[in-house]
Formats: sequence, structure tokens, C1' cells
RNA sequence: AAAUUUCGCUGAAUCCUUAUAAAAAUUUAAGGAGCGGGGAAACCAAUUUUUGGGGUGAAUCUGGAUUUUCCAGUAGGGCUAACCCUAGUCCGAAUCCGUCAGCUAACCUCGUAAGCGUGAAGGGGGA
Repeated sequence: AAAUUUCGCUGAAUCCUUAUAAAAAUUUAAGGAGCGGGGAAACCAAUUUUUGGGGUGAAUCUGGAUUUUCCAGUAGGGCUAACCCUAGUCCGAAUCCGUCAGCUAACCUCGUAAGCGUGAAGGGGGA
């Protein structure tokens, strides 16, 4: 440095079954369970719709500057191999809908990806 396997992390993104062919895995097609998202009554709320509006997500907002790039912070979020606190450290993006959506039961509908590799310390409660 590379490959395989196991384990772990962010995340909803895991598991099972059938078909086809080769031993397995993967791929392809379909289905189910689980998990997650959106739309959608009454009641309630809100009435402010080009200054467009809204969704997923932790990812909002403020100031500065040499302003098509960056700097410093910040709401908020992650990480220590059971949990909590301290402490340390990192992120604080991206993208979708297309003039349109408050909440919302029944109901309808969508997704089930992608990317990575922490094991430093102290204390507390608990098993």
C1' cells in the first nucleotide's frame, strides 16, 4: 500500500421469501416484515400569499474582509465498544418540490442509500 473476513461509526436505510442460472456472495425482477418521510378531515391555530412559498437533514444565524472565495464565531449535532457526567475533539453540509402543502383520524403515497475506521483520561450511578 492492496485484498478478504469480523467488528464498529454517521444515517430511516436492516432482515426474510420467491424466480433465474454457477458452490457462495453480488447483480436482476417481484413480494413481505421492520424502520423512516410526505400528502390528507373535524377541532384548534393562522389569517399576509414576488419581499414567493415549502420539504428532507444537526447543518441555523451573526459579524468581518482583499466580497463570484475566505476568516472568526454561533443555534444545533456526532464521537470514547453497556449508560450518564466531566473533559477532549469533530461537523455545523448538501439537495429536492415547482407557485403549492399549518395541525390533522381514516386514507393515499414514497424511501430503505451513501460514506467511513474511534479505542486518550478522570469521576458517578448501575448491572
This is a predicted structure of a 127-nucleotide RNA (c-di-AMP riboswitch aptamer (ydaO/yuaA leader)) from a soil metagenome. Its mean pLDDT, the model's own confidence on a scale to 100, is 79.